[in-house]
RNA sequence: CUUAUCAAGAGUGGCUGAGGGGACAGGCCCUAUGAAGCCACAGCAACCAGGCCCGGGAGCCCAGGUGCUAACUCCUGCCCAGUAGGGAGAGAUAAG
Numbered sequence: 001c002u003u004a005u006c007a008a009g010a011g012u013g014g015c016u017g018a019g020g021g022g023a024c025a026g027g028c029c030c031u032a033u034g035a036a037g038c039c040a041c042a043g044c045a046a047c048c049a050g051g052c053c054c055g056g057g058a059g060c061c062c063a064g065g066u067g068c069u070a071a072c073u074c075c076u077g078c079c080c081a082g083u084a085g086g087g088a089g090a091g092a093u094a095a096g
Stems, first nucleotide, its partner, number of pairs: 001096006011041005019030003024077004042069003047065002050061003073090001078087003
């Protein structure tokens, strides 16, 4: 850069100790009943890999490579519409 997906799902323990939800702004929220980080184990999902059926289209199995395990990608920001919703942009993940 291209393509696809992003309303679902899944946490305990140990170390540590104050912030965190990507940045900015405005909200809202989580947090000493322990944030972020690291480690261990467990789990979720099924993009890629592998296997099966089948005959080019989906399905099933598996879990090796990734990813993930508060809140829609926490919400809003630009456009259309204006209580909803849709789109764009940005971001995340995977494959190339």